RNA sequence: GUGCGGAUUCCGUGCGUCGGCGCGCCGCGAACUAGGUCAGGCGGGGAACCGAGCAGCCUUAAGCGGAGUGUGCCGGGCGACACGAUCGGUCUGUGCGCC
Numbered sequence: 001g002u003g004c005g006g007a008u009u010c011c012g013u014g015c016g017u018c019g020g021c022g023c024g025c026c027g028c029g030a031a032c033u034a035g036g037u038c039a040g041g042c043g044g045g046g047a048a049c050c051g052a053g054c055a056g057c058c059u060u061a062a063g064c065g066g067a068g069u070g071u072g073c074c075g076g077g078c079g080a081c082a083c084g085a086u087c088g089g090u091c092u093g094u095g096c097g098c099c
Stems, first nucleotide, its partner, number of pairs: 001096009011084004015079002017076007025066004034059004042051003
């Protein structure tokens, strides 16, 4: 220098893992200006009843919090990893040739 081979790096795909965000789950959550039910009181009525409707209660919106990991997206030289691709780089084994 070269042939064959191994490992690794670079590239890609996939899988996982970590983190972030959203959805989903649970809880809280509207004095006034969400909805429902509306005591009392008020109004109508001869009455039966009817009406609007404050407080309270209930269900929730926006929003806030929580659990755990269900799901979607994004990112990371994170990896026990898997596979692939034409070269290239590094290390290494072996054969041959030359100085």
Background:
Bacterial small signal recognition particle RNA from an Oscillospiraceae bacterium, 99 nucleotides, folded computationally. The RNAcentral record of the sequence draws on ENA. It is recorded under the gene name ffs.